Model confidence (mean pLDDT): 77 of 100. Predicted 3D model of RNase P RNA and transfer RNA as a complex of 429 nucleotides. It holds a member of the Rfam family "Bacterial RNase P class A". About the family: Ribonuclease P (RNase P) is a ubiquitous endoribonuclease, found in archaea, bacteria and eukarya as well as chloroplasts and mitochondria.
[in-house]
RNA sequence: AGAGCCGGCCAGACAGUCGCUGUGCCGAUCGGCACGGAGGAAAGUCCGGGCUUCACAGGGCAGGGUGCCAGGUAACACCUGGGAGGUCCGCAUGGGCCGACGGAAAGUGCCGCAGAAAACAUACCGCCGAUGGCCCUUCACGGGCACAGGCAAGGGUGAAAUGGUGCGGUAAGAGCGCACCGCGCGUCUGGCAACAGCCGCGGCAGGGCAAACCCCACCCGAAGCAAGGCCAAAUAGGGAUGCUGUGGCGUGGCCCGCGCCGCAUCCGGGUAGGCCGCUAGAGGCGGCUGGCGACAGCCGUCCCAGAUGAAUGACUGUCCACGACAGAACCCGGCUUACCGGCCGGCUCUCACU
RNA sequence: GGGCCGUUAGCUCAAUGGUAGAGCAGUAGGCUUUUAACCUAUUGGUUGAAGGUUCGAGUCCUUCACGGCCCACCA
Numbered sequence: 001a002g003a004g005c006c007g008g009c010c011a012g013a014c015a016g017u018c019g020c021u022g023u024g025c026c027g028a029u030c031g032g033c034a035c036g037g038a039g040g041a042a043a044g045u046c047c048g049g050g051c052u053u054c055a056c057a058g059g060g061c062a063g064g065g066u067g068c069c070a071g072g073u074a075a076c077a078c079c080u081g082g083g084a085g086g087u088c089c090g091c092a093u094g095g096g097c098c099g100a101c102g103g104a105a106a107g108u109g110c111c112g113c114a115g116a117a118a119a120c121a122u123a124c125c126g127c128c129g130a131u132g133g134c135c136c137u138u139c140a141c142g143g144g145c146a147c148a149g150g151c152a153a154g155g156g157u158g159a160a161a162u163g164g165u166g167c168g169g170u171a172a173g174a175g176c177g178c179a180c181c182g183c184g185c186g187u188c189u190g191g192c193a194a195c196a197g198c199c200g201c202g203g204c205a206g207g208g209c210a211a212a213c214c215c216c217a218c219c220c221g222a223a224g225c226a227a228g229g230c231c232a233a234a235u236a237g238g239g240a241u242g243c244u245g246u247g248g249c250g251u252g253g254c255c256c257g258c259g260c261c262g263c264a265u266c267c268g269g270g271u272a273g274g275c276c277g278c279u280a281g282a283g284g285c286g287g288c289u290g291g292c293g294a295c296a297g298c299c300g301u302c303c304c305a306g307a308u309g310a311a312u313g314a315c316u317g318u319c320c321a322c323g324a325c326a327g328a329a330c331c332c333g334g335c336u337u338a339c340c341g342g343c344c345g346g347c348u349c350u351c352a353c354u
Numbered sequence: 355g356g357g358c359c360g361u362u363a364g365c366u367c368a369a370u371g372g373u374a375g376a377g378c379a380g381u382a383g384g385c386u387u388u389u390a391a392c393c394u395a396u397u398g399g400u401u402g403a404a405g406g407u408u409c410g411a412g413u414c415c416u417u418c419a420c421g422g423c424c425c426a427c428c429a
Base pairs, nucleotide, nucleotide: 001350002349003348004347005346006345007344008343009342010341012319013318014317015316016315017314018313020037021036022035023034024033025032026031039325043336044335046334047333048332049331050330051224052223053222054221058256059255060254061253063220064219065218066217067216068082069081070080071079072078083101085098086097087096088095089094102215103214107213108212109209110208111207124155125154126151127150128149131148132147133145134144135143136142163181164180165179166178167177168176182204183202184201185200186199188197189196190195228276229275230274231273238267239266240265241264242263243262247261248260249259250258269428270427271426283302284301285300286299287298288297289296290295355425356424357423358422359421360420361419364378365377366376367375372409380396381395382394383393384392402418403417404416405415406414
């Protein structure tokens, strides 16, 4: 200097003219002045809450969610730091990235086709010829067959075939024996822990799948600002059907408890107006302290959109990174998706110079 | 703004995780004087898209795209 990866920040700026909107003040009609006016995702509606309503959110079942350990947080399926595992680079030490990561020895279930065989195990091609058997040879030595028998080491099929490699042993073989690796169990050491390491014991329950049913641990009342209140106006406090105290209704389903005395469905009618909720917050910015970090504490400072047929648009000039994705609708913390360009930091590789 | 559901052949729908079917439509042939009906044969599929789990996915899980429905008050 270039390339790749990861993380953070910005998201056009300034000036003028006209137009729109919130608050405050003046005006009291029009209007004037001051201060402000979309995002990092405002998106998807995937999570968690604040808030509101349902008398009690009481108990249980079913149901749902999460799933290594330790922390952070109001909380979370989020974030931080570790660990097992996997993957990439590297001779290695190591470094980067991923991460749907409890349990298969509680039980049940599935593993098509192929293959002998995918679980109570088995023999397609094969191997053996010790033992029994048959045959040959004058006897013997010996030779042949592979019926009974023995084998699962070799080959084949498959994603996966009954732990792997090596040595011994055997008729041929096989954890049959041994060494190492793998697996299971145990003591000790380090660590808060998940785990890691040394040592010892065991021939070892044939594997995979729990984003299969399930088991275990922890968590969860439901609905949602179109929640829910207040005011005003108008009409038809109309009609039908069903249940009706041994009953009905009561914020997911079922049961119990408890409360109320009515409830449910359909047809028809009236209104579609105004105000609150509606923005001062688990808030932003700066500094210091503690912490590996997420973050926490303290001090100081600021008020930064509240529309409701839905507000920020048009023109001109300058600068430049030439502007992509894209517009709040109760609010906040996350995740995911879309995206032009610029800046900063970290890691790896390549090249050049010293 | 919030909540719920759906996507398979040209159309309407099936498919227990084991390699995607049926009917209608289309094409060809048969039958018939001709057409229709009927009979036989046959074409047509990136299961909305991408990724993941698994030996294997239409089916199980995650994300995205498109489409549909519901959410005011009085009495």